RNAcentral holds the full RNA, with entries from ENA. Small-subunit ribosomal RNA, 3' major domain from an uncultured bacterium, 479 nucleotides, folded computationally. Its mean pLDDT, the model's own confidence on a scale to 100, is 84.
Context: one part of a larger RNA
Formats: sequence, structure tokens, C1' cells
RNA sequence: UGACGGGGACCCGCACAAGCGGUGGAUGAUGUGGUUUAAUUCGAUGCAACGCGAAAAACCUUACCUACCCUUGACAUUGAUAGAAUCCUGUAGAGAUACGGGAGUGCCGGCUUGCCGGAACUUGAAAACAGGUGCUGCACGGCUGUCGUCAGCUCGUGUCGUGAGAUGUUGGGUUAAGUCCCGCAACGAGCGCAACCCACGUCCUUAGUUGCCAGCAUUUCGGAUGGGAACUCUAAGGAGACUGCCUUCGUAAGGAGGAGGAAGGUGUGGACGACGUCAAGUCAUCAUGGCCCUUACGGCCAGGGCUACACACGUGCUACAAUGGGGCGUACAAAGAGCAGCAAUACCGCGAGGUGGAGCAAAUCUCAAAAACGCCUCCCAGUUCAGAUUGCACUCUGCAACUCGAGUGCAUGAAGUUGGAAUCGCUAGUAAUCGUAGAUCAGCAUUGCUACGGUGAAUACGUUCCCGGGUCUUGUACU
Repeated sequence: UGACGGGGACCCGCACAAGCGGUGGAUGAUGUGGUUUAAUUCGAUGCAACGCGAAAAACCUUACCUACCCUUGACAUUGAUAGAAUCCUGUAGAGAUACGGGAGUGCCGGCUUGCCGGAACUUGAAAACAGGUGCUGCACGGCUGUCGUCAGCUCGUGUCGUGAGAUGUUGGGUUAAGUCCCGCAACGAGCGCAACCCACGUCCUUAGUUGCCAGCAUUUCGGAUGGGAACUCUAAGGAGACUGCCUUCGUAAGGAGGAGGAAGGUGUGGACGACGUCAAGUCAUCAUGGCCCUUACGGCCAGGGCUACACACGUGCUACAAUGGGGCGUACAAAGAGCAGCAAUACCGCGAGGUGGAGCAAAUCUCAAAAACGCCUCCCAGUUCAGAUUGCACUCUGCAACUCGAGUGCAUGAAGUUGGAAUCGCUAGUAAUCGUAGAUCAGCAUUGCUACGGUGAAUACGUUCCCGGGUCUUGUACU
């Protein structure tokens, strides 16, 4: 100087408290451990691994296993030789592949006009070499997590100290903030904070189709038509908020209250992550040093496995019901996606779906709401709750659903009556609850993830305590 303390002082954070809803009990989903296995490929392991890499494991993917094969190789460069490329097709085989049959002579250049050379492509001896998801993340780059969006981390010159160092950065206030003010042997500066960026909230201007419809007509009552440019909206540009104004306290910074205002003191949310820490994570995104394999640790292919199952844990789903279940009727979003696509009206089917195909590369067409509301029913039961499991019959995708897909109908109707110790999230359009869309994608295991809107709470006295963090100070057998 730091680090640490079951030392002290001050301060902050859904840290506690005050509340609301969960997890821990049940079923099934998913990830992991373990066990099993020919293989159950590999990585991630306190917070910061465990619905994580994986925004899609039937084949492929695929790295694993078993079996069949290849050895200059599936891929790159050089390459003697031969051939246009290419197309059709037979036999054997699980396929990879092996052995054949047929068609076919193009393009560019040179000329001596039927030969030569060249480009691309195919074949291919010998070799150089390719190849490796093999090892090392404790050799590395790059990228990322974490403390933490915490308020810190430093430098130049000066000064002090023999020196390591100190000072500045401490002190008194204040702030979300090393934010600002005052003081001060310091004076300045940099990286952070804040602002600049994006979205939302108000208004104005411009623009008016595919969007809109106030007033005026028409109407098949549908903004449908004439028309309109007001409104909504769309999307470009501006305005607006700055403690600017007032009161009070204060030397100031600032704090409290008020006015006006759509918005008030960082308006709300996002993006943005200082010096560094954890030899944190990743050699399996990629890149890369070294080491290792080279008729195999490389390559091709079929089948299997990654989906196993006495068990243990994590994360989410659905429930245990009446603030509910069922039936009928009726209403209201936002944000997205769509041509090998989204697909309306219609018809067939109880249904998944099928037939068919209007419209739409989309403010035009389509996918396309649910909770809610109204009426009826059930009457507290393992039930008209709950839906696991199983049987039968189907649908769809796909070369193919046995291992191992999703969905539908009928039947079946398990556990479960609110969950021990413990533990998690959340302070407002939040929690809770209700649906919607998208990426990946043939299909799907999606209850995941990422977005979107609908309905919409309770509580915060306070900082004694638990956890984490910041500043100053103190002790120390550590540095």
C1' cells in the first nucleotide's frame, strides 16, 4: 500500500421488513447427476453449470457404437497419361460400391481443312501433401459471463517523505452518481457517471393510398359508392422539460412545496458495461502455437445410439376446482409472418383434416384472439374437478414414423383435496392472469426461448437484523 475482522461510523440495493404470487408434495415435459449400455458423442459444475451450447437428434444432423468398404483420399494446389462435357440404362449388393451396355463429339485460337494447341470438366501413375469435432482454454487471438450500470480506476506537473509511498481522490454539505458546491499544497487532465442514440408519452407542419369518414348526397346498409383532407392513423421534419418560474430553508450546491403543463425534477423503458477480478468459460463457431494419428485418431455407407431407467436434483407446464367446470350467444388487440408460401368463400368429414382455389411478394389478401360479458346448467363429491395411462379406429408430414413424430375421435379415467424443513420472483401498467406471433423448421417432442398486446392489484412503518456492495476510520502473527 492492500487484504481481512463474529472492529467502529455513514450510505445504498426487492437485501430485510410490509405485501402479492410461486417453488419444495402430485402427474407428465425438459436439462443434469448417477446407473446401465456395443454406444448411451462432446462441452458447461456455487452465486456466474443444470428448458445451458441446441433458434428443432426418426434418416440427415452426428461428432458415438456395430458391421461392410476406401487409402493422394469426400476437399485444395502441382501433376505424366487418356478423354468433350454430359445424358439414358442393366446386373449384384443393406448401401457405399463393383462389373457392364448405349447415345454423344461441343467452346476458343492457329492455319497447311483435318490436324495441332488452349480453357472448363472427367479419368489418373508416382509423389509432395490433404484430412483430424484428436490433446492442451494452465501456450494464445477473438468472443463471452461475473462482481456491476456498482461509482469507482488512474495520470502529468508540483509539494511532502531517506524510501516504499502520500497528497490530488481526504474534510463539511449534497447527489442516482469521484454529481455538484464550499474548504484545502495542490493545480489540471484522462477512462468511467451524465448527455449525445433508439422506442413510448403531447402538440405542430408536410403528405393522403392500400389507411380514415366529421359534414353533404346515394345505398344492396358493408366507408359499399360519389365525394372529403377535418379526425384516427401512417412516416419524415420540427416544438416541448431547463429546477426555467413562484414560496420557503440554505453562503452555495441543493432540498421541500406550488403553479402552468401531455409530461417534473434522470419523464418511462432500451442500447451503452471504466481500471481490473475469477490461470472464470470456449482449441466443438472461427482462428491459432506446440504435441499426437497418417491403409487411420482420416474418409464412405447401412443399421443402431444421443430418446436407456431402482433412483437424486434443477427449471418450467397442468392441476387439485364454484372468483370454478360445461353448453349456447355476443364483443374488443398489438406485434409479426407469408410464393417450393399464407390461403378466404364454398363443399365433404363428429373431428384432426380433405376437395377446391378467390385474393395476396401484402396499411389492400390470408394466417386470426382468449380471458371478459349475457343466459342456462352442475351443488362440494375424488365430482359434469383433474387429466396421466392404456385400447381401438383414424389424420398429417416425410423415401421412411418399430426402436423414436405430432394431431383427432370413441372408450379408459391414475396421482392429486393447496404441499415439511427450506427457498424464489416482484415496487405499476409492475406482480398476477389471458391469449397472439416469430425464429429454428418437411414434420415435431415448443409446456422452451424471444417478442406482442388484453384485464389489472396489494404493500413499503422503517434500516435493528440476514445477504451483497460503496466511502472513511481502526486493529493485525497476512502482503